[in-house]
RNA sequence: UUUUUGGAGAGUUUGAUCCUGGCUCAGAACGAACGCUGGCGGCGUGCUUAACACAUGCAAGUCGCACGGGAAAGUCCUUCGGGAUGAGUAUAGUGGCGCACGGGUGAGUAACACGUGGGUAAUCUGCCCUUAAGUGGGGAAUAACAUGCUGAAAGGCGUGCUAAUACCGCAUGAAAGAGGGGGGGCGUAAGCCAUUCCCUUUUAAAGAUGGCCUCUGCUUGCAAGCUAUCGCUUAAGGAUGAGCCCGCGGCCCAUUAGCUAGUUGGUAGGGUAAUGGCCUACCAAGGCGAUGAUGGGUAGCCGACCUGAGAGGGUGAUCGGCCACACUGGAACUGAGACACGGUCCAGACUCCUACGGGAGGCAGCAGUGGGGAAUUUUGCGCAAUGGGGGAAACCCUGACGCAGCAACGCCGCGUGAGUGAUGAAGGCCUUCGGGUUGUAAAGCUCUUUUAGUGGGAAAGAAAUGCAUCGGUGCCAAUACCACCGGUGCUUGACGGUACCCACAGAAAAAGUUCCGGCUAACUCCGUGCCAGCAGCCGCGGUAAUACGGAGGGAGCAAGCGUUGUUCGGAAUCAUUGGGCGUAAAGAGCGCGCAGGCGGUUUGGUAAGUCGGACGUGGAAGCCCAUGGCUUAACCAUGGAAUAGCGUUUGAAACUGCCAGGCUGGAGUUCGGGAGAGGGAGGCGGAAUUCCCAGUGUAGAGGUGAAAUUCGUAGAUAUUGGGAGGAACACCUGUGGCGAAGGCGGCUACCUGGACCGAUACUGACGCUGAGGCGCGAAAGCUAGGGGAGCGAACGGGAUUAGAUACCCCGGUAGUCCUAGCAGUAAACGAUGAUCACUAGGUGUAGGAGGUAUCGACCCCUCCUGUGCCGUAGCUAACGCAUUAAGUGUUCCGCCUGGGGAUUACGGCCGCAAGGCUAAAACUCAAAGGAAUUGACGGGGGCCCGCACAAGCGGUGGAGCAUGUGGUUUAAUUCGACGCAACGCGAAGAACCUUACCUGGGCUUGACAUCCCGCGCUAGACGACGAAAGUCGUGGUUCCCUUCGGGGACGCGGUGACAGGUGCUGCAUGGCUGUCGUCAGCUCGUGUCGUGAGAUGUUGGGUUAAGUCCCGCAACGAGCGCAACCCUUACCCUUAGUUGCCAGCGGUUCGGCCGGGAACUCUAAGGGAACUGCCGGUGAUAAACCGGAGGAAGGUGGGGAUGACGUCAAGUCCUCAUGGCCUUUAUGCCCAGGGCUACACACGUGCUACAAUGGCCGGUACAAAGGGGUGCGAACCCGCGAGGGGGAACAAAUCCCAGAAACCCGGUCUCAGUUCGGAUUGAAGUCUGCAACUCGACUUCAUGAAGUCGGAAUCGCUAGUAAUCGCGGAUCAGCAUGCCGCGGUGAAUACGUUCCCGGG
Repeated sequence: UUUUUGGAGAGUUUGAUCCUGGCUCAGAACGAACGCUGGCGGCGUGCUUAACACAUGCAAGUCGCACGGGAAAGUCCUUCGGGAUGAGUAUAGUGGCGCACGGGUGAGUAACACGUGGGUAAUCUGCCCUUAAGUGGGGAAUAACAUGCUGAAAGGCGUGCUAAUACCGCAUGAAAGAGGGGGGGCGUAAGCCAUUCCCUUUUAAAGAUGGCCUCUGCUUGCAAGCUAUCGCUUAAGGAUGAGCCCGCGGCCCAUUAGCUAGUUGGUAGGGUAAUGGCCUACCAAGGCGAUGAUGGGUAGCCGACCUGAGAGGGUGAUCGGCCACACUGGAACUGAGACACGGUCCAGACUCCUACGGGAGGCAGCAGUGGGGAAUUUUGCGCAAUGGGGGAAACCCUGACGCAGCAACGCCGCGUGAGUGAUGAAGGCCUUCGGGUUGUAAAGCUCUUUUAGUGGGAAAGAAAUGCAUCGGUGCCAAUACCACCGGUGCUUGACGGUACCCACAGAAAAAGUUCCGGCUAACUCCGUGCCAGCAGCCGCGGUAAUACGGAGGGAGCAAGCGUUGUUCGGAAUCAUUGGGCGUAAAGAGCGCGCAGGCGGUUUGGUAAGUCGGACGUGGAAGCCCAUGGCUUAACCAUGGAAUAGCGUUUGAAACUGCCAGGCUGGAGUUCGGGAGAGGGAGGCGGAAUUCCCAGUGUAGAGGUGAAAUUCGUAGAUAUUGGGAGGAACACCUGUGGCGAAGGCGGCUACCUGGACCGAUACUGACGCUGAGGCGCGAAAGCUAGGGGAGCGAACGGGAUUAGAUACCCCGGUAGUCCUAGCAGUAAACGAUGAUCACUAGGUGUAGGAGGUAUCGACCCCUCCUGUGCCGUAGCUAACGCAUUAAGUGUUCCGCCUGGGGAUUACGGCCGCAAGGCUAAAACUCAAAGGAAUUGACGGGGGCCCGCACAAGCGGUGGAGCAUGUGGUUUAAUUCGACGCAACGCGAAGAACCUUACCUGGGCUUGACAUCCCGCGCUAGACGACGAAAGUCGUGGUUCCCUUCGGGGACGCGGUGACAGGUGCUGCAUGGCUGUCGUCAGCUCGUGUCGUGAGAUGUUGGGUUAAGUCCCGCAACGAGCGCAACCCUUACCCUUAGUUGCCAGCGGUUCGGCCGGGAACUCUAAGGGAACUGCCGGUGAUAAACCGGAGGAAGGUGGGGAUGACGUCAAGUCCUCAUGGCCUUUAUGCCCAGGGCUACACACGUGCUACAAUGGCCGGUACAAAGGGGUGCGAACCCGCGAGGGGGAACAAAUCCCAGAAACCCGGUCUCAGUUCGGAUUGAAGUCUGCAACUCGACUUCAUGAAGUCGGAAUCGCUAGUAAUCGCGGAUCAGCAUGCCGCGGUGAAUACGUUCCCGGG
């Protein structure tokens, strides 16, 4: 210096939080498939399904230099007979070698099949290499061929001829095999090695081709021969390949627990190349198995590939190694090698041929076909290269292979243009209408030409072999031949005229796809309206959808992009690395204990584990690194590095193991003590219940919320005495004791287990845990036999109730009890397995011991053991645990892996049965859950308020009428409001208008606003028609300003932008309002606590009407609320004194009328006064409360205004404003008439009553607050009256409305449907108004209904209140029992907070 080098999370359970936990997503990958799209090239890859069936062609032949035989076509010659050539060629045969390689597939196989490392002293090995030796001499056949027979064919049979490197004897040979004998070395042994000797026995061969004449014979030359090459035989060795054996390693199921007779071993034999039960006979009875045998399921194994930070997990395509298979099953033959993919035989299925007798076949070789399937290519070219077979060679063969074709199937590379270009063009989309965006994008201008296109040029891959020739070397008698080496020339390319290069023309021919709610980069409009649809999870869509569909825009990737499937990852979600089990899933109910796991201290040894070094192996390819080659990359080449493991060897000795020897601390034994509901099995006791007998005694008892069933006059209950029987043991009794747990409680003797304390000695690790196994194991239950008082499932009856298979009551059987067995479960819980060690304390209690003290017993101190509470550190999600751990560690066991299905099914085991133990899956959900937080709720608790109840007074609900609502009706009965908090509500006033509704008649730039054009110059009058709106006509002409052009206003007509809408959505909104509630609450900052939601503050003790105040407190402060400040009322003072007032004075018409007064009332401005200030008591000495004084008023004096944070998607789009939608000769506008006033009925709110506390008649007092100009309207006159006439005074402390009424006094009525009550109806009127028919109010006369105090239920009110009496006002032409105000008269009651309602 390099390398080592590498680890991300998110969504979803909740109102919110932390945790547990599952589901889902983002990544990478693929032999893929599907959808949309598609320019080029390189390199790869391509039936994962039916080891389904296959037409056709090809995929293994070759050698004449092993052998016999041997054509034809064609060509040439010809005497026409034929000959030559073709040619010793083709074809077939004998023979040799090959066919066991190469190529395919993964069915089978859980196995020494594979991987890895060994062994073979238990073996074989053709072709090849090396070495040594040899190759002598004979024989007998056979195919081909010929011929005959036979068969449809395939073929077969007979006879005859013939050759060989085919076949068979003989010879020769030992180093080889076998047998016997002797010696050496090695080895544990079996045995092996080297060498030597001896004896016996067995076994070989083949020639072919070329050349030559040195030797021999005939002698041109040839043969014997020689020589060379290739063969052949034997032996040894090598190399290569193969066989067999062994250690170790790698799947699932125990709901598979036992398996095995050739099984395990031995002896002998057989078999094999070779070991072996491989096979046979005999003998023995073994062998395997919870460290998983046997059985079942699944699967070729590996190098590697994908993923992962890694450890791991998944996979086993292409390439490479091994294995297995070749239609299915079986078998052998040949051979060096097979039990043989393109060989044989047998059997089977299938297909084909057939003359029906019989035959033929095997694509899991390359192409290809059908079929299956979501899905996988050409019936291509070539042996040019590489490799293989044969051959001496030429050469032949080779679907191995090399290439090409098809497919975006994958990886990699390139392109689809580059620069410039703003009026930011047009168009699109959006818009707040200004603009924004698409967008430098386009167009335009200037360039370039990769790729595709056209034309031209043009490689490497080829080196060999062979032939010719030259040279050299070897062999040899040889200059021949042959072999080898070298030089030169000729000869060979499927791909392919391909890569590559050059030229030409022209931006020319080349972009899609998915997504845009969050996760997750990217937003708007329109359509749709829980529809259509989307969706990986959460989830979107019910009229304003960034989530559906389209569009514009945007984000991502790109010749691809998405989807689906699968694997790993994230997932620490099986956790070795790296999880848990008190409450989330999870400690077995408890113990004893075999196997197993783990184990105190010390010494020595050993070296199995462990650690280090070296060596061998760890194939190639791949991964990684470096360099190089294709223009780059993918790809390829070369080199390096790395690699777990295994084997051999050598070393170390701390730790573990093992062996040997010690130690005492763990464990145990001994002695002495005391405690205990520990267990077993006897005996005894008293109280109580029930029953029986007897006595006394009489009508009830019993039971309940209340009752009834029940018992009782046949004598109950009650009470007294006696007796029987069963079960359980009050008080003591205690978070006391004992036991492993379940569990154990009267007293007593017997048998018996364990723990504890104290003390000494001994043994010497003897220990801990504990899968299976064995035992114990509450209650209920079962079997058999007893027993049975009380209690009491089931059952019966009575109640309760809508029902009551319950709760309550009366009965009552199993059972509860005992003996002997079975069962084996519980919230068998501390929901906490056992053991050991360590880690602050404090305080109870039980047993024991010691110390101190005492005469003694206590008290006090210390230690051990048990059992509780509190608490530090620590832990925990929190709650909590905390020396009795849930802390910190050790060892061992059990158990968990989302919820439901399921403490289930099936199977197995157990059980008499009931049932128990073990224990799934389909399917389904996006959660299920734990702890804690904040609210809300409760027929939960505590405290406290409120006309909430109670105590009272008066009502409603019954009647008649008024009014609102529902319903019904209707052309319309406009709309809204619906528990409280809609219903005398919007509406403080519908005859027209209002008016929004209905019918009808009309208008269309409009009744109203702005802009533009034209005309008119004052817009009124008259007439006709008409219901009116309006239409038509007549006639008429003094707006304002002016620079004299015109402008403004107004009217008419016109054009289009637009107006208009009480049309929809109050669930799109603003504003306003209601309600909880004038309830006392609601929050914030900082700090603190908590992982956090949150808490604290604001809780607590008091107190208050009040979060009012005080005290305390990890809180300290603050804000909005409360209170106060404001108005009014109650008292006083000051100021002021008209229109108000009149004490005193004067006048008087006797009226504050006048003079006057300024005192009083009053008015209206300013002050004062009340603050728990004072006194006493209570209380924490506080806050405060109680009482009192004074005071007009006393504890917020009365009343009003004032309504915190928020809740109810409360109400209102019809007050107003407003988004969106809808409408535009109408859903707008004008008009007439009608309707909102209907009427079987139901409800709410009121008025008037039902009468004597009253009605009627007469007389006679006293208010307050208001209103008045299109107004209030006096006096006076008229009318019975409503009212009419009149018009003074008054814009009001002056005048008017205006008489207050109840009250009081007198009279009458006398309890009745009335002299109560006034509805209804008739008649006649008055007033308002254009107009009172539908549809006003009032007056007079007449009429005189219901109603005699109101069922269930329900409302208001706590003092100047309820009740009762009248007066005024708003609206309004008119219309009030409603609403808003005003005063007069003027009560009763509140023990109290149990209950109802609401609230804190």